A computed fold for a 519-nucleotide part of an RNA from a metagenome, annotated as small-subunit ribosomal RNA, 5' domain.
The RNAcentral record of the full RNA draws on SILVA.
Rfam family: Bacterial small subunit ribosomal RNA. Rfam links the family to the GO terms structural constituent of ribosome and ribosome.

[in-house]
Context: one part of a larger RNA
RNA sequence: GAUUGAACGCUGGCGGCAUGCCUAACACAUGCAAGUCGAACGCGAAAGCGCCUUCGGGCGUGAGUAGAGUGGCGGACGGGUGAGUAACGCGUGGGAAUCUGCCCUGCAGUGGGGGACAACCCGAGGAAACUCGGGCUAAUACCGCAUACGUCUUACGAGAGAAAGGGGGCCUUCGGGCUCUCGCUGCAGGAUGAGCCCGCGUCCGAUUAGCUUGUUGGUAGGGUAACGGCCUACCAAGGCGACGAUCGGUAGCUGGUCUGAGAGGAUGACCAGCCACACUGGGACUGAGACACGGCCCAGACUCCUACGGGAGGCAGCAGUGGGGAAUAUUGGACAAUGGGCGAAAGCCUGAUCCAGCAAUGCCGCGUGUGUGAAGAAGGCCUGCGGGUUGUAAAGCACUUUCAGUGGGGAAGAUAAAUCCGAGGUUAAUACCCUUGGGUCUUGACGUUACCCACAGAAGAAGCACCGGCUAACUCCGUGCCAGCAGCCGCGGUAAUACGGAGGGUGCAAGCGUUAAUC
Numbered sequence: 001g002a003u004u005g006a007a008c009g010c011u012g013g014c015g016g017c018a019u020g021c022c023u024a025a026c027a028c029a030u031g032c033a034a035g036u037c038g039a040a041c042g043c044g045a046a047a048g049c050g051c052c053u054u055c056g057g058g059c060g061u062g063a064g065u066a067g068a069g070u071g072g073c074g075g076a077c078g079g080g081u082g083a084g085u086a087a088c089g090c091g092u093g094g095g096a097a098u099c100u101g102c103c104c105u106g107c108a109g110u111g112g113g114g115g116a117c118a119a120c121c122c123g124a125g126g127a128a129a130c131u132c133g134g135g136c137u138a139a140u141a142c143c144g145c146a147u148a149c150g151u152c153u154u155a156c157g158a159g160a161g162a163a164a165g166g167g168g169g170c171c172u173u174c175g176g177g178c179u180c181u182c183g184c185u186g187c188a189g190g191a192u193g194a195g196c197c198c199g200c201g202u203c204c205g206a207u208u209a210g211c212u213u214g215u216u217g218g219u220a221g222g223g224u225a226a227c228g229g230c231c232u233a234c235c236a237a238g239g240c241g242a243c244g245a246u247c248g249g250u251a252g253c254u255g256g257u258c259u260g261a262g263a264g265g266a267u268g269a270c271c272a273g274c275c276a277c278a279c280u281g282g283g284a285c286u287g288a289g290a291c292a293c294g295g296c297c298c299a300g301a302c303u304c305c306u307a308c309g310g311g312a313g314g315c316a317g318c319a320g321u322g323g324g325g326a327a328u329a330u331u332g333g334a335c336a337a338u339g340g341g342c343g344a345a346a347g348c349c350u351g352a353u354c355c356a357g358c359a360a361u362g363c364c365g366c367g368u369g370u371g372u373g374a375a376g377a378a379g380g381c382c383u384g385c386g387g388g389u390u391g392u393a394a395a396g397c398a399c400u401u402u403c404a405g406u407g408g409g410g411a412a413g414a415u416a417a418a419u420c421c422g423a424g425g426u427u428a429a430u431a432c433c434c435u436u437g438g439g440u441c442u443u444g445a446c447g448u449u450a451c452c453c454a455c456a457g458a459a460g461a462a463g464c465a466c467c468g469g470c471u472a473a474c475u476c477c478g479u480g481c482c483a484g485c486a487g488c489c490g491c492g493g494u495a496a497u498a499c500g501g502a503g504g505g506u507g508c509a510a511g512c513g514u515u516a517a518u519c
Base pairs, nucleotide, nucleotide: 001519002518003517004516006515007514008513009512010511013366014365015364016363017362018361019359020358021324026322027321028320030319031318032317035073036072037071040070041069043067048061049060050059051058052057080277081276082275089202090201091200092199093198094197095196098194099193103190104189105188106187107186108185109184110183111145113143114142120135121134122133123132124131125130151160152159153158165182166181167180168179169178170177171176203249204248205247210240211239212238215237216236217235218234219233220232221231222230252274253273254272255271256267257266258265259264279300280299281298282297283296302313303312304311305310330356332355333354334353338352339350340349341348342347369399370398371397372396379390380389381388382387403460405455406454407453408452409451413446418440419439420438421437422436423435424434425433463508464507465506466505467504468489469488470487474503475502476501477500478499484491485490
């Protein structure tokens, strides 16, 4: 000099854009953060209103609504954190022994049966959480049978293995048929995502020199989606190491960021990629995918409820609280946009996200007036008492009105969906459905938006540090090795440009200094 996720002191007008627990991966009150589908399925209230009533209630509507339940898809994404990890974890470049829901392409199919279990009803236990018994029932839930282009196994003879229906339109002899569409099953290929292996690179310590028994390799078997000591049995005795094994310490890695002419050094906040973790430790289940942050089980610590028998919980999601700390924000708005989940869609959900709030935390921009004005006013300070300086500075005169204020106007962020009219495709069909063009009609949290216009008046808006040398900027008074200053050299013991105050000056400026840290 540059820089910072900074803090502290003094000061503080506005806007834009960013950023904001670096410490206790400490503990958490409260609310919200993952649901959705009735076009898979069975069931199904109540209040209110109307009518009737034997005053007990009944019927209709509300409504096949609310609502749970079965089932499907999604809760493995998105969001957080950096504890652990010196490792194929990451970076880079390769590899072969793999899987891949939804999506795309192609081929083949979607026939015929069965028995349950929730919800519901009845009963029982419990303080609660909840649990148990009996009975009824549907399905795209579950299980056989049939079929098998391709698939798997094979001793090449053969054997094994699927499926589910829903909705719209038209016709109907009411059995169903045709068609469109969304699905379902098998196989192959693709895309995407993921698992695995290897070369090289990846901090400090030798005051850590030897380490290793599933250890290193082989055979056989098991296991996995898959190779493999991944696991097991047997056999051999290997494997690593001064090119630093092992041990100890520290640490998430990278793109990048800061600095520097570069080489390098330091660093890894925000944003992006990968990894790891989710109270601590362990485990599996389900599933295409997890050994699963807001799932399950066990153990532990902690907190809470309890009728003492037993139960409930996990903010390193968004806010917020206590604590720690020099220190880090609102228990805000909206799904309008972008994106995600579900759904045919309408739509629902979304603390992702978009916005707003707080903070000079940073960067950038703007303003705090402009011109004129010498009697060089008054006052202050200095003085050699003549004067000098503050100083065109002020006042005065003439203007301007950015920003802030008040009142009006006012974009873009909005493309959709829906509906109407065409065109093309499909079809028996001018239905329906899909694609596409045009018209109509709506949808904005931000928002009192950006921006524009008008009004009034210089009106509301300057500080901080320094002035001995380094280093730009000097005098007076006070103090008297005291009080104090100080980055280094050093100042202060009676004329201190170095302490404190004042006048003046210098440098930056809505900031300026100090501290900390890096180059």